[in-house]
RNA sequence: CUUAUCCAGAGUGGCAGAGGGAACAGGCCCGAUGAAGCCACAGCAACCAGGCAGCAAUGCCCCGGUGCUUCUUCCUGCCCAGUAAGGGAGAGAUAAG
Repeated sequence: CUUAUCCAGAGUGGCAGAGGGAACAGGCCCGAUGAAGCCACAGCAACCAGGCAGCAAUGCCCCGGUGCUUCUUCCUGCCCAGUAAGGGAGAGAUAAG
């Protein structure tokens, strides 16, 4: 850079010690009953690899490569619409190339 997906799912323990929910602004929320981060184990998922079934579409499994395990990517921001909803863009995240 291209393509696909992003309202589903899945946490305990140890170390640590004040922040965190990507950045900015506004809001909302989490946090000393312990934030970020690191480690261990467990789990979720099924993008890639592999296996099985199938003419195929596709489905199922999953020991491997990643990813993920508060809140829709927490919500809004720009455009359309507008009572409210809703749709799209942008940015971001993840995967494959």